[in-house]
A computed fold for a 75-nucleotide RNA from a Pseudomonadota bacterium, annotated as transfer RNA.
RNAcentral records the identical sequence in 2 taxa.
Its mean pLDDT, the model's own confidence on a scale to 100, is 82.
Taxonomically the source falls in Pseudomonadota (Bacteria, Pseudomonadati).

């Protein structure tokens, strides 16, 4: 150079196989609750342009191209 896997919230992941309408969960953050103070525990909140551009579609996390960043793997 080729060929595979991977990329979604502060971190770790499902969701892709079989495109379908408002993208989730778990820790953590933060607020209340409870406590003498925390810690556990209950309960609510915010937090995402889904690596990046482009295409195909009425619709794309999901399909196609290409790049880009990790990882194996072949001379």
């Nucleotide at each position: 150079g080729c060929c595979c896997c991977u990329g979604u919230a502060g971190c770790c992941c499902a969701g892709u196989c079989u495109g379908g309408a408002u993208a989730g969960g778990g820790c953590g953050a933060c607020u209340g609750g409870u406590u003498g103070c925390g810690g556990a525990c209950c309960a609510g909140u915010a937090g995402g342009u889904c690596g990046c551009a482009g295409g195909u579609u009425c619709g794309a996390g999901u399909c196609c191209u290409g790049c880009c960043a990790g990882g194996g793997g072949u001379a």
Rfam family: tRNA. Gene Ontology term of the family: triplet codon-amino acid adaptor activity.